This is a predicted structure of a 179-nucleotide RNA (Lysine riboswitch aptamer) from Halalkalibacter hemicellulosilyticusJCM 9152.
The sequence is in RNAcentral, with records from Rfam and Ribocentre.
C1' cells in the first nucleotide's frame, strides 16, 4: 500500500429468483342449466349504496330432490426463457367495479423504506384447503467481508470466534482529487 454510494465490464452464494406454456391433481359432484315439489312476492343487471332498465301470480327469491356438469385463482412435475435487489413487502400518491353515479376490495404504475440468501417452528392474515402466499417473532445453517486467536504448505490458505450487510463481494478497465 489514499480519498469517491465515482463510472464500466464480467462473475460468485444455491431446496437461489421470476416469468411462459404444457402435462396432472385439487377446486368440485361445487357452482351454473334444465326438470318436479313446498312455499307465496321479490328478483337480477361481476362488491355495497342510491338510480335506471329487466324478470316476476301464466308463480320471484330461499329451500329440497334429480339429470347433465364447469371455470378461475393457487398446487405439483419436467422443460424453456430472463436474471443475482434477482426478487419481495410495509406506507403513501394517482387510476381502475361488465347501464350511470359514489365509495376502491381486487389489480395496475409511482416514490420512500426494509429484506444477502434458502429452510424449520410458532402467530395473524389470505384461500375450498391440512396445500401455498405474505406480516409479525424465534433459535441455527450458509455465502461474503472485517477483526481476534491457533496451525500450515506462511506477502497467503484453513479452522474457531465476534461483528457488519447486497449502495456489498471478487477479478479487471477508467475518471477526479491528493500524495
Nucleotide at each position: 500500500a489514499g480519498u469517491g454510494a465515482g463510472g464500466g465490464u464480467a462473475g460468485a452464494g444455491g431446496u437461489g429468483c421470476a416469468a411462459a406454456g404444457a402435462u396432472c391433481a385439487u377446486c368440485a359432484g361445487u357452482a351454473a342449466a334444465c326438470a318436479u315439489g313446498u312455499u307465496g312476492a321479490g328478483g337480477a343487471g361481476a362488491a355495497u349504496g342510491a338510480g335506471c332498465u329487466c324478470c316476476a301470480a301464466g308463480g320471484a327469491a330461499c329451500c329440497a330432490u334429480g339429470u347433465u356438469a364447469a371455470a378461475a385463482g393457487g398446487g405439483a412435475u419436467a422443460u424453456u426463457u430472463g436474471c443475482c435487489g434477482a426478487a419481495g413487502c410495509u406506507a403513501u400518491u394517482g387510476g381502475u367495479a361488465g347501464c350511470u353515479c359514489a365509495u376502491a376490495a381486487u389489480c395496475c404504475a409511482a416514490u420512500c423504506g426494509c429484506u444477502g440468501g434458502g429452510a424449520c417452528u410458532g402467530u395473524u392474515u389470505u384461500g375450498a384447503a391440512u396445500a401455498a402466499g405474505a406480516g409479525c417473532a424465534g433459535g441455527a445453517c450458509u455465502g461474503u467481508c472485517a477483526u481476534a486467536u491457533a496451525g500450515c504448505a506462511u506477502g497467503g490458505c484453513u479452522a474457531u470466534a465476534u461483528g457488519g450487510a447486497g449502495g456489498g463481494c471478487u477479478a479487471u478497465c477508467u475518471c477526479a482529487c491528493a500524495c
The same sequence occurs in records of 2 taxa.